[in-house]
RNA sequence: GUCGCGUGUCAAGGCAGUCGCUCGGAGCGUGAUCGCAAGAUCGCACUUCGGGAGGAAAGUCCGAGCACGGUAGGACAAAGGUGGUGGGUAACGCCCACCGACCCGCUGCAGGGUCAGGGAAAGUGCCACAGAAAAUAAACCGCCAGUUUCGGAUUUCCGAAGGCUGGUAAGGGUGAAACGGUGCGGUAAGAGCGCACCGCUCUGAUGGUGACAUCAGGGGCACGGCAAACCCCACCUCGUGCAAACGCAAGCAGUUCCUGUUCGGUUCGCCGAACGCCCGCGGUCCGUGGGCUUGGGAACGGGUCGCGCGCUAGAGCCGAUGGGCAACCAUCGGCCCAGAGAAAUGGCUGCCAGCGGAGCGCCUCAAACGGUCCGCACAGAACUCGGCUUAUCGACGCAUUGCAGCA
RNA sequence: GAUUGCGUAGCUCAGUCGGUAGAGCAGCGGCCUUUUAAGCCGCGGGUCCUGGGUUCAAGUCCCAGCGCAAUCA
Repeated sequence: GUCGCGUGUCAAGGCAGUCGCUCGGAGCGUGAUCGCAAGAUCGCACUUCGGGAGGAAAGUCCGAGCACGGUAGGACAAAGGUGGUGGGUAACGCCCACCGACCCGCUGCAGGGUCAGGGAAAGUGCCACAGAAAAUAAACCGCCAGUUUCGGAUUUCCGAAGGCUGGUAAGGGUGAAACGGUGCGGUAAGAGCGCACCGCUCUGAUGGUGACAUCAGGGGCACGGCAAACCCCACCUCGUGCAAACGCAAGCAGUUCCUGUUCGGUUCGCCGAACGCCCGCGGUCCGUGGGCUUGGGAACGGGUCGCGCGCUAGAGCCGAUGGGCAACCAUCGGCCCAGAGAAAUGGCUGCCAGCGGAGCGCCUCAAACGGUCCGCACAGAACUCGGCUUAUCGACGCAUUGCAGCA
Repeated sequence: GAUUGCGUAGCUCAGUCGGUAGAGCAGCGGCCUUUUAAGCCGCGGGUCCUGGGUUCAAGUCCCAGCGCAAUCA
């Protein structure tokens, strides 16, 4: 330097002009309500200042906060989940480190990757097809021994012909998988039958917090695989979710009370008097007739539309120092950083700049140069955090195996 | 916003305790009929939504994604 892998940061533009959107503060104007007033509350418009999407805001897959409900003495059970060890964390199925197994790569070392990685000598179940046999092993071919029939030979022997009885798991063949592997000995042929090494397992010692590792000794080997099959063991979890929950409260419906005001009477059905309001007639400030119950008003509890609250200062962000291999933690200093409600964070113009692509000009052609056009990701907060997963054009940093070059 | 279920042939659906996927209708060919329908016989047709994992083996078990439907004020 390049390629690969890992990890982290930023994220398709920047500046100016102009037209807008949303939230908050201040100012000024204006409207409504309450109030004697001073003023208070709410709304609208304008001016000005400040804030205004993400690394995934997504999927809603885990873990919490918060709220309500349930239980109340606490738990068990059921159901669901997790699963090497140690640590981190509010917690986790997340993260870090280590252990073990497997894979890539390599002469080897170094390096990198994957793992839902407890238990199969507690039990049950499954292992299709093929194959003799699929889990208390098993004899199809083969190998070997005995015996017998047959053939040859002719006393005994031979057979690359068959039958029967028995031994044998070395060899063949089947399968994903065949009951330790390799070698030597041994045997009629074989076999952990014996031995050496490897594997397995048991015991002990040492090191480590631990998973585990190393060493020594014993055992001929008993114990196939599947638990993302039931299950067993250990640990965790009460349920529902901001459309939770709470406050105010039009309209409609419900319940109770009053009936223009005051007074009197009452057999509670109403009646009478004065005053008031409306309408009609006469008339001119008085008289008379009708009406003031198919309506209107007040209160109450629940509560719809709607409004508010929950609601954005938090396991928060930035920097420094220190501890730790790391995840992360501690201390100090600084900062305030979206809160909409069918849903704001945008549109247009100009200049500058980057990458990619396609034409054009210059030119014999190409490159370079100039200029034109097109494209530049995934994607939009909705109660809030910590993770995971998925989508994603790119840019940059750090560490490093291999390769190439230089010193 | 939250929760639950489903995806298998052109359509509607089965598929048990994992063992190599079917039924009805539709389609195509033949028989019957003057012809059609009905009936009878036969045939073809599958990315089991996609990707990964567990397993000897996955439609089935597990994880992630995609699509569709339903419920909750």
About this RNA
This is a predicted complex of two RNAs, RNase P RNA and transfer RNA, with 480 nucleotides together.